RNA sequence: GCGGGUAUAGUUUAGUGGUAGAAUGGAUGCUUCCCAAGCAUCAGACGGGAGUUCGAUUCUCCCUACCCGCA
Numbered sequence: 001g002c003g004g005g006u007a008u009a010g011u012u013u014a015g016u017g018g019u020a021g022a023a024u025g026g027a028u029g030c031u032u033c034c035c036a037a038g039c040a041u042c043a044g045a046c047g048g049g050a051g052u053u054c055g056a057u058u059c060u061c062c063c064u065a066c067c068c069g070c071a
Base pairs, nucleotide, nucleotide: 001070002069003068004067005066006065007064010024011023012022013021018054026042027041028040029039030038047063048062049061050060051059
């Protein structure tokens, strides 16, 4: 330099053109003499930009980061 792949919550991950779920972690409360465990509630995410579309996390293009292959 060329080609391919991946990017979703602090972390691990599901998902699909029509309100984005879960686990774990976090906060608060209940329980307990205390801790742990358990239970309940709450907050938290689609890498950035553009395009297509009534509507984009999803489809297309570019950029960024990482991974793989070729040279």
Molecule: transfer RNA
Organism: Patescibacteria group bacterium